[in-house]
RNA sequence: UUCUUAUCGAGAGAGGUGGAGGGACUGGCCCGUCGAAGCCUCAGCAACAGGCGUUUGUACUGUGCUAAUUCCAGAAGCGAAAGGCUUGAAGAUAAGAA
Numbered sequence: 001u002u003c004u005u006a007u008c009g010a011g012a013g014a015g016g017u018g019g020a021g022g023g024a025c026u027g028g029c030c031c032g033u034c035g036a037a038g039c040c041u042c043a044g045c046a047a048c049a050g051g052c053g054u055u056u057g058u059a060c061u062g063u064g065c066u067a068a069u070u071c072c073a074g075a076a077g078c079g080a081a082a083g084g085c086u087u088g089a090a091g092a093u094a095a096g097a098a
Stems, first nucleotide, its partner, number of pairs: 001098008013042005021031003025074004043066003047063004051058002070090001075087004
């Protein structure tokens, strides 16, 4: 990187550094000089696998995560209509495989 499977309406931020971007992409709409991204430290959450317990648990190990439903939509369908609803695509995460 690709493939398969599962999940995505819950949960959880402070300090330092940095100095204008960020929320995958496109459109919208938001967040940001009352300080964005990135990096560091500490803290927290508990989604998946493992460990321990075996029932719900535990944060010990490996990943992951800590604005907004995956922020909303993107394709198709349902509907008199309303982003009102359904399924999908795309994306993210984990586990397994090549």
Overview
SAM riboswitch aptamer (S box leader) from Lentibacillus populi, 98 nucleotides, folded computationally. The RNAcentral record of the sequence draws on Rfam. Rfam family: SAM riboswitch aptamer (S box leader). Rfam's curators write: The SAM riboswitch is found upstream of a number of genes which code for proteins involved in methionine or cysteine biosynthesis in Gram-positive bacteria.